[in-house]
RNA sequence: UUUUGCAUUGGGCAAACUCGGCGAAAGCCGGCGACGCAAAGCUUCCGGGCUCCGGGGGGACGGCAUGGCCGUGGCUCCCUGCCAGCGGGGCUGCCGCC
Numbered sequence: 001u002u003u004u005g006c007a008u009u010g011g012g013c014a015a016a017c018u019c020g021g022c023g024a025a026a027g028c029c030g031g032c033g034a035c036g037c038a039a040a041g042c043u044u045c046c047g048g049g050c051u052c053c054g055g056g057g058g059g060a061c062g063g064c065a066u067g068g069c070c071g072u073g074g075c076u077c078c079c080u081g082c083c084a085g086c087g088g089g090g091c092u093g094c095c096g097c098c
Stems, first nucleotide, its partner, number of pairs: 005095001012037002018031005035085001041091003045088003048083003054078004060072005
């Protein structure tokens, strides 16, 4: 110096709940609080997941003034955004005994 993370020291972060704010939502920010974390530091490059204000598709049900129109809820695709505490990759970093 590097690696493993099994020693030590000083520290670090903060899940759920809950309160306030932002947001269409997912979620984010702050307070409280600790389930956990050796990268739970940073980064959407890859996979995955979530969202659905908006748009498309094909069906279901219902209504009506019925060759159609409208409504409701779900599926799916796109868009939008989100998750780094879902996994992989990239960058950086404390201690590092034996």
A computed fold for a 98-nucleotide RNA from a Betaproteobacteria bacterium, annotated as c-di-GMP-I riboswitch aptamer.
Model confidence (mean pLDDT): 79 of 100.
Rfam family: c-di-GMP-I riboswitch aptamer. About the family: GEMM was predicted in a large-scale screen for bacterial structured RNA regulatory elements.